[in-house]
RNA sequence: GUGCCCGUAGUUCAACUGGAUAGAAUGCAGGAUUCCGAUUCCUGAGGUUGGAGGUUCAACUCCUCUCGGGCACA
Numbered sequence: 001g002u003g004c005c006c007g008u009a010g011u012u013c014a015a016c017u018g019g020a021u022a023g024a025a026u027g028c029a030g031g032a033u034u035c036c037g038a039u040u041c042c043u044g045a046g047g048u049u050g051g052a053g054g055u056u057c058a059a060c061u062c063c064u065c066u067c068g069g070g071c072a073c074a
Base pairs, nucleotide, nucleotide: 001073002072003071004070005069006068007067010026011025012024013023019057028044029043030042031041032040050066051065052064053063054062
């Protein structure tokens, strides 16, 4: 330099053929339980879907550029 893959909550990951308010586990905060803690249960907060632009009635999903990481070839 060329090609391919990955990037979504603090962390690990889902999200169907483009379609309902982007969810789960864990962590965090509050509460219940307990003499106190652990465990368990309930509730809540937490997201520029790496960034920008485009297509579309509608984009995590498709297209272009770009950033970061990985692999292959040269």
The RNA shown here (transfer RNA) has 74 nucleotides and comes from a bacterium. Rfam family: tRNA. It is annotated as a transfer RNA. The coordinates come from a structure-prediction model, not an experiment, and the mean pLDDT is 81.